[in-house]
Molecule: transfer RNA
Organism: Candidatus Bathyarchaeota archaeon
RNA sequence: GGGCCGGUAGUCCAGCCUGGUAGGACGCUGCGUUCACACCGCAGAGGUCGUGAGUUCAAGUCUCACCCGGCCCA
Repeated sequence: GGGCCGGUAGUCCAGCCUGGUAGGACGCUGCGUUCACACCGCAGAGGUCGUGAGUUCAAGUCUCACCCGGCCCA
């Protein structure tokens, strides 16, 4: 330098193909339960969907450029 994959909640990930309410688990907070803790049950908070632009009534999702990480080729 070229090709491919990935970037979404504090962490690990799904969702993307085929655009239409942003989700799961763990973690965190509160309540219940317990003498107390853990487990368990219920409820809740938590998001610049890497950055910018384009297309569209509407973009996490499609297109382009760039940034970061990984793998392969040279």